């Protein structure tokens, strides 16, 4: 069960933080954009890592143990793209809640 958990697809909403500086490629020529490196400063809501209480037990140890917490590896810091999460539609699923 007039279909919960969980998952897929489409559409919509969706925060934070330097349009940083130096050199360099290309277009160009007060400048600006762009390519590739380096230097610091930041953000947390893709992903990833870390941990509490806790149960049994005389006690200890090992292990299990969540997140929007935390770390910033990755990713990001104008716009674009991405974006946890939420909503709507529909599909899978079939009680695994």
């Nucleotide at each position: 069960u007039u279909g919960a958990a969980g998952g897929a697809u489409a559409c919509g909403g969706g925060a934070g933080a330097g349009a940083a500086c130096u050199u360099u490629u290309u277009u160009a020529u007060u400048a600006a954009a762009u390519u590739a490196a380096g230097u610091c400063g930041c953000c947390g809501a893709a992903g990833g890592g870390g941990c509490a209480a806790g149960a049994a037990g005389c006690a200890a140890g090992c292990g299990c143990g969540a997140a929007a917490c935390u770390c910033u590896c990755a990713g990001g810091c104008a716009a674009a793209a991405a974006g946890a999460c939420c909503g709507u539609a529909c599909c899978c699923g079939g009680a695994c809640a």
Overview
The RNA shown here (Glycine riboswitch aptamer) has 97 nucleotides and comes from an uncultured Synergistales bacterium. It matches the Rfam family "Glycine riboswitch aptamer". Clan: Glycine riboswitch clan. The sequence was found by an Rfam model in a public genome assembly. Its mean pLDDT, the model's own confidence on a scale to 100, is 79.